[in-house]
Order: sequence, then structure tokens, then C1' cells
RNA sequence: GGGCACUUAGCUCAGUUGGUUAGAGCGUGUGCCUCACAUGCACAAGGUCGGAGGUUCGAGCCCUCUAGUGCCCACCA
Repeated sequence: GGGCACUUAGCUCAGUUGGUUAGAGCGUGUGCCUCACAUGCACAAGGUCGGAGGUUCGAGCCCUCUAGUGCCCACCA
């Protein structure tokens, strides 16, 4: 330098053909339960989907630019 993949909650990840409420598990908090702890049960908080712009009535999803991470190839001596 070229190519490919990924980036969504604190962590690991879903998210269909663009269609309305952004989700699951784990974790965290509160309550119940217990003498107490754990387990279990219930509830809750937590995000503007890496960043910016564009297309559209409507974007996590499509397009452009950009940043980061990983892999492969090439180059350099």
C1' cells in the first nucleotide's frame, strides 16, 4: 500500500426485505424469601446503534467520508 470482517447496554451478542417500542443472556440495584448468606422469584435502572454527512415519508439496516480492532496479501532491508 491492497483486500476482507467487525464496531449496538458495564461484558458477550441478536436485530429478517428499511416500517415505528432497540432486544436477549450475564452483571448491577431494589423488594420477596432466609436467623443470615446463597439459590430462587418479581421489578427496575442502564443505549440515541464508533463519529460525521447524505438518500428516504421513515435508517441499527442503504450510500459517502472518517476512526478503531482483527485477519490475509504485498512492499521495504
The RNA shown here (transfer RNA) has 77 nucleotides and comes from Candidatus Aquitaenariimonas noxiae. The organism belongs to Candidatus Aquitaenariimonas, within Bacteria. Its Rfam family is "tRNA". From the family's description: Transfer RNA (tRNA) molecules are approximately 80 nucleotides in length. The coordinates come from a structure-prediction model, not an experiment, and the mean pLDDT is 80.